[in-house]
Context: one part of a larger RNA
Molecule: small-subunit ribosomal RNA, 3' minor domain
Organism: Parcubacteria group bacterium
RNA sequence: CACCGCCCGUCACGUCAAGGGAGCCGGGAGCACCCGAUGUCUCCGCGCAAGCGGGGUCCAAGGUGAAUUCGGUGACAGGGACGAAGUCGUAACAAGGCACGGGUAGCGGAAGCUGCUCGUGGAACAAUUUCUA
Numbered sequence: 001c002a003c004c005g006c007c008c009g010u011c012a013c014g015u016c017a018a019g020g021g022a023g024c025c026g027g028g029a030g031c032a033c034c035c036g037a038u039g040u041c042u043c044c045g046c047g048c049a050a051g052c053g054g055g056g057u058c059c060a061a062g063g064u065g066a067a068u069u070c071g072g073u074g075a076c077a078g079g080g081a082c083g084a085a086g087u088c089g090u091a092a093c094a095a096g097g098c099a100c101g102g103g104u105a106g107c108g109g110a111a112g113c114u115g116c117u118c119g120u121g122g123a124a125c126a127a128u129u130u131c132u133a
Stems, first nucleotide, its partner, number of pairs: 003096001005093001008089002011086001013083004020076001023073006031065004039058001041056006099120009
């Protein structure tokens, strides 16, 4: 390379990353309950004694349940980023051809459109004539 400019979004194709996600699998820490070895303590009975038998308390392992947390896998669904020459339109940039933008609501293939409200980050408010202070 300067309007034959710039530029927006959907759609199509490809690559990548992250989050969501029924279910399944694994780990951590704890809670409640069940059971309770060995042993401590204790009670009762028997025994001259050593001890024997029985009950209770606390503790390991084990079991059940509900919940919690971390990770793996994951049908599927939605977006995101990026990618020389794809599709549809033309929203924005000039008053961008309906000024643009913020909020909100409705609607629409898509950019978007419309309503209400607010902002100026809009153009213009120049010149001429008359009147008034």